[in-house]
RNA sequence: GAUAAAGGCAAACUCGCUGUGAAGCGGGGGCGCAAAGCCGUGAAUCUCAAUAUCUGUGCGGAGAUUGUCUGGUUGCCGAA
Numbered sequence: 001g002a003u004a005a006a007g008g009c010a011a012a013c014u015c016g017c018u019g020u021g022a023a024g025c026g027g028g029g030g031c032g033c034a035a036a037g038c039c040g041u042g043a044a045u046c047u048c049a050a051u052a053u054c055u056g057u058g059c060g061g062a063g064a065u066u067g068u069c070u071g072g073u074u075g076c077c078g079a080a
Stems, first nucleotide, its partner, number of pairs: 001077001008033002013028006031067001037073003042069002044065005
C1' cells in the first nucleotide's frame, strides 16, 4: 500500500459435536480483510458464580470475544 502477481484467511447463515453459558471446533458458505497470521498488554463488550440493597471504609472470583480498539511479535510482493 497498487485497477499488479502468487497466494492466504473466511462474516452472516446452516449441519454436526463440546460447554451451565458467553462461545469454541469441524463441514458447507462467502460478507469482507495488507496481517481477518500468532500472542493476549491495557481497555471495551459479554457469560457464570458470589456479594450488596441506609451511609462510609477496606478487600475483591472464574471465563468468552479480539473479524471491537490498542499493544507486542512474525510474514508475501515491490508500482507510487
This is a predicted structure of an 80-nucleotide RNA (c-di-GMP-I riboswitch aptamer) from a soil metagenome.
Rfam family: c-di-GMP-I riboswitch aptamer. Rfam describes the family as follows. GEMM was predicted in a large-scale screen for bacterial structured RNA regulatory elements.